[in-house]
RNA sequence: GUUUCCAAGGGUGAUGGAGUUCACCUGAACUGUUCCGGAUUUCCGGAACUGAUGACUCCUGGCGAAAU
Numbered sequence: 001g002u003u004u005c006c007a008a009g010g011g012u013g014a015u016g017g018a019g020u021u022c023a024c025c026u027g028a029a030c031u032g033u034u035c036c037g038g039a040u041u042u043c044c045g046g047a048a049c050u051g052a053u054g055a056c057u058c059c060u061g062g063c064g065a066a067a068u
Stems, first nucleotide, its partner, number of pairs: 009026005016059006032049007
C1' cells in the first nucleotide's frame, strides 16, 4: 500500500422538517407505477397515474369538500 472480516461511526429508503422503529449500504445503498414502441435480457424514448411516510405519529406546504 492492497484485499477480506468485525466493531463503531456515517449515509440511504421517488417532493420539506422532527420523533420512534425497520430494512439496506459503507463508495455503495437510492433514483415510483401502468401502457406502447425500439433495442434485446434489461437499457432507451413517448403517454398516463399515485404519493410530502420505508412504516407510525406530529409539524409545514399543496389539493378537494363541508360548516362558521

Fluoride riboswitch aptamer (crcB RNA motif) from a Planctomycetota bacterium, 68 nucleotides, folded computationally. Of the family's consensus pairs, 100% are formed in the model. The sequence was found by an Rfam model in a public genome assembly. The organism belongs to Planctomycetota, within Bacteria. Rfam family: Fluoride riboswitch aptamer (crcB RNA motif). For this family Rfam cites "Widespread genetic switches and toxicity resistance proteins for fluoride" (Baker et al., Science, 2012). Its family is annotated with response to fluoride and positive regulation of gene expression in the Gene Ontology.